[in-house]
Molecule: c-di-GMP-I-GGC riboswitch aptamer
Organism: Aquibacillus albus
């Protein structure tokens, strides 16, 4: 170093409820845990969600180099703990 125990000592928290913000997608708090060894941090890449303005229009569609997800997969930076191998 890699690698992750039925170890410790911590740590995060989906689903769903309240609020609260946002055009929406989703975000803050709170309660609550399904899971999580990076579920800690970043929208670089790929993926995906939204569509407020924009275009296009019969209905309604299409756009994010102007919003979003890190708990979809990769890059990049940082980091607790220590068995076996």
């Nucleotide at each position: 170093u890699c690698c992750g125990a039925u170890a410790a000592a911590g740590g995060c928290a989906a689903a769903c409820u309240u609020u609260c913000u946002g055009a929406a997608a989703g975000g803050g708090a709170a309660g609550g845990a399904c899971g999580c060894a990076a579920a800690g941090c970043c929208a670089c890449g790929g993926g995906c969600c939204u569509a407020a303005g924009g275009c296009a229009u019969u209905a309604u569609g299409c756009u994010a180099u102007u919003g979003g997800c890190a708990g979809c997969c990769g890059a990049g930076c940082c980091g607790c703990c220590g068995a076996a191998g």